[in-house]
RNA sequence: CACUUCCGCGCGGGAGAGAGCGGGUUCGCCCGCCGCCGAAGGCGCAACCGGCCCCCGGAAACGCUCAGGCAGAAGGACCGCGCGGACGGG
Repeated sequence: CACUUCCGCGCGGGAGAGAGCGGGUUCGCCCGCCGCCGAAGGCGCAACCGGCCCCCGGAAACGCUCAGGCAGAAGGACCGCGCGGACGGG
């Protein structure tokens, strides 16, 4: 000290699915019922990757929907830009 990778913060973008029915309400929401969504998180594995290889490990935007969500708001994987930092490398 440029860059890569990783972490955090800020800004911007960001999908899907009932403004469902009944009851309660301090009007913020709460309880019950039915139908759905998947891109917080979580779980699973036959994709894929690795190993001491007919077994084991890791594992996704795949699968499951526990959680969460289904007007708006909030949240939101991921992407872009900026700032700070860490490892590695020079």
This is a predicted structure of a 90-nucleotide RNA (Glycine riboswitch aptamer) from an Acetobacteraceae bacterium. Taxonomically the source falls in Acetobacteraceae (Bacteria, Pseudomonadati, Pseudomonadota, Acetobacterales).